[in-house]
The RNA shown here (FMN riboswitch aptamer (RFN element)) has 117 nucleotides. Model confidence (mean pLDDT): 83 of 100. The sequence was found by an Rfam model in a public genome assembly.
RNA sequence: AAUCUGUUUCGGGGCGAGGUGAAAGUCCUCACCGGCGGUAUAGUCCGCGAGCGGCGAAAGCUGCUGAAUCGGUGCAAUUCCGAUACCGACGGUAUAGUCCGGAUGAAAGAACAGAAC
Numbered sequence: 001a002a003u004c005u006g007u008u009u010c011g012g013g014g015c016g017a018g019g020u021g022a023a024a025g026u027c028c029u030c031a032c033c034g035g036c037g038g039u040a041u042a043g044u045c046c047g048c049g050a051g052c053g054g055c056g057a058a059a060g061c062u063g064c065u066g067a068a069u070c071g072g073u074g075c076a077a078u079u080c081c082g083a084u085a086c087c088g089a090c091g092g093u094a095u096a097g098u099c100c101g102g103a104u105g106a107a108a109g110a111a112c113a114g115a116a117c
Base pairs, nucleotide, nucleotide: 003115004114005113006112007111009110010109016030017029018028019027031098032097033088034087035048036047037046038045043086044085051064052063053062054061055060068084069083070082071081072080090101091100092099
C1' cells in the first nucleotide's frame, strides 16, 4: 500500500437593498450560495449521493434525475486567470436554490481504531 471489521467521530451553503401589492425572504430589478470521489485546483467534465417515481406483504428490485461558452497561461486546466452566461427535489405558504417542514433523519464519503498477511 491493498483487504476485512468496528466507531454516541465528522459529514450543505445562501435574501441584504429597492419596487408592486391587502398579502411576497416566493413576483420584478440588483444581491447571495455551491455535498462527495476522480482528474492541473470543477455547482455546469466523468462518476456518486441527495431528491422524485414504478413494482413488492416485506426484504428488496428497478426507472428518472439540473446547468458553459469564449479568450489567456501552461507539458498538462470545459478545473487556474479574465470575460460573459447558466442551473438548483418534494410538501407548505402570494409563484421559494436562499423561509418553514419531513430532518436532532438519511447518505456519498472522510477520519480514527483494530484484525490478519